[in-house]
RNA sequence: GGGUGAGUGGUGAAACCAGGUAAACACGCCAGAUUGAGGUUCUGGUGCCGCAAGGCUUGGAGGUUCAAAUCCUCUCUCACCCA
Numbered sequence: 001g002g003g004u005g006a007g008u009g010g011u012g013a014a015a016c017c018a019g020g021u022a023a024a025c026a027c028g029c030c031a032g033a034u035u036g037a038g039g040u041u042c043u044g045g046u047g048c049c050g051c052a053a054g055g056c057u058u059g060g061a062g063g064u065u066c067a068a069a070u071c072c073u074c075u076c077u078c079a080c081c082c083a
Base pairs, nucleotide, nucleotide: 001082002081003080004079005078006077007076010027011026012025020066028046029045030044031043032042033041047056048055049054059075060074061073062072063071
């Protein structure tokens, strides 16, 4: 230099094929129950901003569309392959 794959909340991840509620599920964390106390177990909550209404968020920028994590272009980072 060329090619392929990947990047999503605090962490791992699903949704991508065939555009239609982003974050299912698990872990972690917070609160409560249980306990003498802790662990285990159970229940509820848990992306960010905001008093609220609402707004923002899928590596970054742009495009297509009523609508984009998903399609297109460019670009950054990582892994592998070729040279």